Context: one part of a larger RNA
RNA sequence: GAUGAACGCUGGCGGCGUGCCUAACACAUGCAAGUCGAACGGACUUAUAACGAAACCUAGUGAAUUAUAAGUUAGUGGCGGACGGGUGAGUAACGCGUGGAAAACCUGCCGUAUACUGGGGGAUAACACUUAGAAAUAGGUGCUAAUACCGCAUAAGCGCACAGCUUCGCAUGAAGCAGUGCGAAAAACUCCGGCGGUAUACGAUGGUUCCGCGUCUGAUUAGCCAGUUGGUGAGGUAAAAGCCCACCAAGGCAACGAUCAGUAGCCGGCCUGAGAGGGUGAACGGCCACAUUGGGACUGAGACACGGCCCAGACUCCUACGGGAGGCAGCAGUGGGGGAUAUUGCACAAUGGGGGAAACCCUGAUGCAGCGACGCCGCGUGAGUGAAGAAGUAUUUCGGUACGUAAAGCUCUAUCAGCAGGGAAGAAUAAUGACGGUACCUGACUAAGAAGCCCCGGCUAACUACGUGCCAACAGCCGCGGUAAUACGUAGGGGGCAAGCGUUAUCC
Numbered sequence: 001g002a003u004g005a006a007c008g009c010u011g012g013c014g015g016c017g018u019g020c021c022u023a024a025c026a027c028a029u030g031c032a033a034g035u036c037g038a039a040c041g042g043a044c045u046u047a048u049a050a051c052g053a054a055a056c057c058u059a060g061u062g063a064a065u066u067a068u069a070a071g072u073u074a075g076u077g078g079c080g081g082a083c084g085g086g087u088g089a090g091u092a093a094c095g096c097g098u099g100g101a102a103a104a105c106c107u108g109c110c111g112u113a114u115a116c117u118g119g120g121g122g123a124u125a126a127c128a129c130u131u132a133g134a135a136a137u138a139g140g141u142g143c144u145a146a147u148a149c150c151g152c153a154u155a156a157g158c159g160c161a162c163a164g165c166u167u168c169g170c171a172u173g174a175a176g177c178a179g180u181g182c183g184a185a186a187a188a189c190u191c192c193g194g195c196g197g198u199a200u201a202c203g204a205u206g207g208u209u210c211c212g213c214g215u216c217u218g219a220u221u222a223g224c225c226a227g228u229u230g231g232u233g234a235g236g237u238a239a240a241a242g243c244c245c246a247c248c249a250a251g252g253c254a255a256c257g258a259u260c261a262g263u264a265g266c267c268g269g270c271c272u273g274a275g276a277g278g279g280u281g282a283a284c285g286g287c288c289a290c291a292u293u294g295g296g297a298c299u300g301a302g303a304c305a306c307g308g309c310c311c312a313g314a315c316u317c318c319u320a321c322g323g324g325a326g327g328c329a330g331c332a333g334u335g336g337g338g339g340a341u342a343u344u345g346c347a348c349a350a351u352g353g354g355g356g357a358a359a360c361c362c363u364g365a366u367g368c369a370g371c372g373a374c375g376c377c378g379c380g381u382g383a384g385u386g387a388a389g390a391a392g393u394a395u396u397u398c399g400g401u402a403c404g405u406a407a408a409g410c411u412c413u414a415u416c417a418g419c420a421g422g423g424a425a426g427a428a429u430a431a432u433g434a435c436g437g438u439a440c441c442u443g444a445c446u447a448a449g450a451a452g453c454c455c456c457g458g459c460u461a462a463c464u465a466c467g468u469g470c471c472a473a474c475a476g477c478c479g480c481g482g483u484a485a486u487a488c489g490u491a492g493g494g495g496g497c498a499a500g501c502g503u504u505a506u507c508c
Base pairs, nucleotide, nucleotide: 001507002506003505005504006503007502008501009500012379013378014377015376016375017374018372019371020337025335026334027333029332030331031330034079035078036077039076040075042073043072044071045070046069047068048067049066050065055061056060086290087289088288095215096214097213098212099211100210101209104208105207106206110203111202112201113200114199115198116197117196118152120150121149127142128141129140130139131138132137158183159182160181161180162179164177165176166175167174168173189194216262217261218260223253224252225251228250229249230248231247232246233245235243265287266286267285268284269280270279271278272277292313293312294311295310296309315326316325317324318323343369345368346367347366351365352363353362354361355360382412383411384410385409392403393402394401395400416449419443420442421441422440426435452497453496454495455494456493457478458477459476463492464491465490466489467488474479
């Protein structure tokens, strides 16, 4: 000098930041991912019109049904739940950083271009009836729709196979051209403006892979490895590869530290330092890993998926004992641990994200507010005048000296706080402001409501008195205290910093 700090004493205001470093311990409760009726069939509500049962009774009231319109939505279907948010357990690794590579590769939504969008079919949820069950839920029968599903047609272009030509390459081969055969697609809606669907190519964006170099400690860890190292073949992947398998060979790594053990997310950065270095990896940004523990795949453009599924383990809860339900390392919040770390707040107004043609809906992302002197910064606690050098206190050589222009008194001012009135920008406006009656402005009003903490032997700025008497104590080091202690305790005085000041811990 620094800190995500804590502790002690003290504490006026504001701005901007920041706040579980410990138990990746367990979690009550609420919220954190939905949306689309312009994909679909139903169901319900309302309005209007038509028709009109029964009854009252011929003025009509009006059940049921049908049609139209508006609205709502359990289900099917689409897109999104792979983003955003959290945490750092694991990981010493191509994990990260940096620079490259192509054996190669994938890429929903978006952009550009080209070509299409023809014609059929069978189901199924919802629903109705019903069975089993305490429930969770599961089953049966019957009916129905689609932008759900399945064939068929078509194929400019595309994929595969075959043989051919040209160019390139050291080579396995690569690229291009034309040919033959085989193969694969679609979905409608419309207010006529559009909006979708299919195929292919290119782009953009995002991602996968490989390699060089760098990346903590220990040799009181010296040998390690059998899919191990390589080859051939088959499989596999979006793609290279022992990635996997069969066979063959016997290799591969290592004192330039393999293996083993310990510790640890990495970086941009941050702290310190003249620098070289050393330490560190909170907040913000990039990458990685994880989501109660372990394993697995499904769906999908993308996951081996925090708020999806299956299995196993531990734990908690419900149960009619047969069986079921759950996962805060999301935001708040609770218990526990700890020296220690906040509100079960407001709003989608802005920025951004998902869905939608849109209106709009959702969004604990985000924007704000609350709490904490936790940090940094700013401001205030008054200004001028005032000597009878008051009173008081301390001290004294009893003359005085110090606190001290300090106070009182007099004259002013009003920052902040308090009171009253006005009152934004942030909104791109037709409209829409959580913050917020906030910031800010104006007025009236009163010196009122606002100073402490540490130190005073030397280092180190600052001295006297009393008490104590190697006691009680102090102390970072030297040391101090045994009757005149500037070092202990108190008082007066003084020094330093100041809404803080000291101590402790850690780093340079």
The part of an RNA shown here (small-subunit ribosomal RNA, 5' domain) has 508 nucleotides and comes from an uncultured bacterium. The coordinates come from a structure-prediction model, not an experiment, and the mean pLDDT is 83.